The RNA shown here (transfer RNA) has 83 nucleotides and comes from Saccharicrinis aurantiacus. Model confidence (mean pLDDT): 81 of 100. Its Rfam family is "tRNA".
[in-house]
RNA sequence: GGGCAGAUACCAAAGCGGCCAACUGGGACGGACUGUAACUCCGUUGUCUUUCGACUUCGCAGGUUCGAAUCCUGCUCUGCCCA
Numbered sequence: 001g002g003g004c005a006g007a008u009a010c011c012a013a014a015g016c017g018g019c020c021a022a023c024u025g026g027g028a029c030g031g032a033c034u035g036u037a038a039c040u041c042c043g044u045u046g047u048c049u050u051u052c053g054a055c056u057u058c059g060c061a062g063g064u065u066c067g068a069a070u071c072c073u074g075c076u077c078u079g080c081c082c083a
Stems, first nucleotide, its partner, number of pairs: 001082007010026003018066001027045006046055003059075005
């Protein structure tokens, strides 16, 4: 330099253009249980809000679309292969 695959929440990881603030597991926090802890169970875990709900987000920047984590383009980074 060329080709292929990938980048999602604190970590891992799933994710048909609309039922997605995003399955699931771990971790963290709160609670139940327990003499204390562990185990187990329940809830929460982007931001704001008492709730309802609102807003913003899936590497970065554009584009397509009524609507994008998902499709397209460029760039950045990672892995593998070729040279």